[in-house]
Molecule: THF (Tetrahydrofolate) riboswitch aptamer
Organism: Tepidimicrobium xylanilyticum
RNA sequence: GACAGAGUAGAUAAUAUGCGUAAAGUGUUAGAGGAUGGAACGUUGCCUCUAAACGAAAAGCUUCGGCUUGCGACAUAUUAUCGCGUUCGCUGUC
Numbered sequence: 001g002a003c004a005g006a007g008u009a010g011a012u013a014a015u016a017u018g019c020g021u022a023a024a025g026u027g028u029u030a031g032a033g034g035a036u037g038g039a040a041c042g043u044u045g046c047c048u049c050u051a052a053a054c055g056a057a058a059a060g061c062u063u064c065g066g067c068u069u070g071c072g073a074c075a076u077a078u079u080a081u082c083g084c085g086u087u088c089g090c091u092g093u094c
Base pairs, nucleotide, nucleotide: 001094002093003092004091005090010082011081012080013079014078015077016076017075018074019072020071021070028052029051030050031049032048033047034046038088039087040086041085042084058069059068060067061066
C1' cells in the first nucleotide's frame, strides 16, 4: 500500500421471573435535554423530562386471604439473529 474482517446505540424472536388487569405501563403529538463501534465529526435510530389528546380483556374457582387460565405494542434478565455514514485506529492475509 491492496484486500478481507471485528466491534456501538439499539431492533426482532424465544424462554424465565415479575408488574398491571381496582389501568400503571405501552403507543401518539409538541417542546427541552442526553448517551451513542477505540478517536473525531455526524445521520438514522435510541433514552430521559415536561405538557396535551387518546386509551385496553377478562373468565373460572374460592376457606374471601387469594389461586388458575388468559390478556397488555408492560418491565427486567438470558440466549439466538440482525446492527454506524466519512476519516483515522484495531485484527488477518499478501